Predicted 3D model of a 506-nucleotide part of an RNA (small-subunit ribosomal RNA, 5' domain) from a metagenome. The coordinates come from a structure-prediction model, not an experiment, and the mean pLDDT is 86. It matches the Rfam family "Bacterial small subunit ribosomal RNA". RNAcentral holds the full RNA, with entries from SILVA.

Context: one part of a larger RNA
């Protein structure tokens, strides 16, 4: 000198764009943050319409049709999006390869198909237990829920074959035989559309393996028993001590094993002429975690932040028998701290989930609010104006300086105030932002300057006070009676809505 997610002191006019718990991965009141589909299903309620009965002639009851609403079954989505960085020195990340060892819902393309049956169960009704949370029993019912049967190959398995290729196990192609396995309907007058089943291919997303790279400590030198390898098996989408039985005795290490400490990694960011050093906030990619520890279930996908089970700590309810909860989502509260914001508006846009659609949901997101926290831009007036006014300060008392500065005159209208108009963002409709941005008119210099420094480094000097005191100070050093170094004043220098100080990095 530069930089900062900064803080503190003094000061503070406006706008644009960004940024904002770095500390306690501390505890959380309250609200919201993941639903949706009635065009899968049986019910329940039901505006309204029609018919009938009773009659107190405008009400009650019954039957039929029915827009619509929906607790439950069922489907898809809650594995995305959002948060945090505790753990992790690791194939976690980065980069480059491999899978002849793999999976992939929705989507795209292609081929083939959907025949015929069955048994339940929630809702509901009755009933029981319980303070509640909730649970049990009996009976009834539907489906795109569940289960057999048929059909069936380019699928899987077995068997034997040919050709060809390779990377060891083997891969690919062709034709043969045997065995096994499938389906669901809905809307519509219909056409048709949306779905369903099996297979092949693609795309997307993931999984695993390997080469290289990835902090400090040797005042950590030896470490290791599923340890290292083999055979066989199990498990998995899949190779593998991943797991198990048996067999062998290996494997790693001064090219730093093991142990200890620290740490999410990267694209990047800061600095520097570069080499390098430091760093990993915001944005983007990957990973890990979701009160602590463990576990699986469902599913294409989780060992699942707003799912389940168990254990621990904590908080709450309780009729003491037993239950409920998880903000490292958005706001917000307490606490910690030098320190970090609103319990806001809207789904209008972009995107996501569901739906045939209308549409619903979306604290993602778009916006607004707060903060000079940062960067950038603008303003606080312009021109003229010498009796060089008054006042202040210094003075050799002559004057010098503040100083064209002010007053005064003439203007201007950026920002501002008031009034009027008023967007783009939205393809036909739909705008939270927002009567915002912007435009026009009017008003009037009116409302808008401070902070630090002045001994040398380092731009900028005098007076008074003080008297090694009070104090200053980044280094050298100032102060003990003439202090340009302390304090105040005048003057000056620098930067300017900021200026200084502190902290950290280069």
């Nucleotide at each position: 000198g530069g930089a900062c997610g900064a803080a503190c002191g003094c000061u503070g006019g406006c706008g644009g764009c960004g940024u904002g718990c770095c500390u306690a991965a501390c505890a959380c009141a309250u609200g919201c943050a993941a639903g949706u589909c009635g065009a899968a299903c049986g019910g329940a309620c039901g505006a309204g319409a029609g018919g009938g009965a009773g009659c107190u002639u405008g009400c009650u009851c019954c039957c039929u049709c029915a827009a619509g609403u929906u607790a439950g079954u069922g489907g898809c989505g809650g594995a995305c999006g959002g948060g945090u960085g505790a753990g992790u020195a690791a194939c976690g990340c980065g980069u480059g390869a491999g899978u002849a060892a793999c999976c992939u819902g929705c989507c795209u393309u292609u081929c083939a198909g959907a025949g015929g049956g069955g048994a339940a169960u929630a809702a509901c009704a009755u009933u029981c237990u319980g303070a509640a949370a909730a649970g049990g029993a009996u009976g009834c019912u539907a489906a795109u829920a569940c289960c057999g049967c048929a059909u069936g190959a380019c699928a899987u398995c077995g068997u034997a074959g040919u050709a060809u290729c390779g990377c060891a196990u083997g891969g690919u192609a062709c034709a043969g035989c045997g065995a096994u396995c499938a389906a669901a309907g809905g809307a519509g007058c219909a056409a048709u559309c949306c779905g369903c089943u099996g297979a092949a291919a693609g795309a997307u997303g993931g999984a695993c393996u390997c080469g290289c790279g990835u902090c400090c400590g040797a005042u950590u030198a030896g470490c290791u028993a599923g340890u290292u390898g083999g055979c066989g098996g199990g498990a998995u989408a899949a190779a593998g001590g991943c797991c198990c039985a048996c067999c062998a005795a290996g494997g790693c290490g001064a090219c730093g094993a093991u142990c200890g400490g620290u740490a999410g990694c990267c694209g990047g960011a800061c600095u520097g002429a570069g080499a390098g050093g430091u760093u990993g906030a915001u944005c983007g990619g990957c990973c890990a975690c979701a009160u602590u520890g463990g576990g699986a279930c469902u599913g294409a996908g989780a060992c699942a932040c707003g799912g389940c089970c168990c254990a621990g700590a904590c908080u709450c309810c309780u009729a003491c028998g037993g239950g409920a909860g998880g903000c490292a989502g958005c706001a917000g509260u307490g606490g910690g701290g030098g320190a970090u914001a609103u319990u806001g508006c809207a789904c209008a846009a972009u995107g996501g989930g569901g739906g045939a659609a209308a549409c619903c949901c979306u604290g993602a997101u778009g916006c607004a609010g707060c903060a000079a926290c940062g960067c950038c831009g603008c303003g606080u007036g312009a021109a003229g104006g010498a009796a060089g006014a008054a006042g202040g300060u210094c003075u050799u008392c002559g004057g010098a300086u503040u100083g064209u500065a002010a007053a005064c005159u003439u203007c201007u209208g950026u920002c501002c105030u008031c009034a009027g108009g008023g967007a783009a963002g939205a393809u036909a409709a739909u705008g939270a932002c927002g009567g915002u941005a912007c435009c026009u008119g009017a008003g009037g210099a009116g409302g808008a300057a401070g902070c630090u420094c002045c001994g040398g480094c380092u731009a900028a000097c005098u007076a008074c006070g003080u008297g090694c005191c009070a104090g200053c100070a980044g280094c050298c050093g100032c102060g003990g009676u003439a202090a340009u170094a302390c304090g105040u004043a005048g003057g000056g220098a620098g930067c300017g809505a900021g200026c200084g100080u502190u902290g950290u990095c280069c």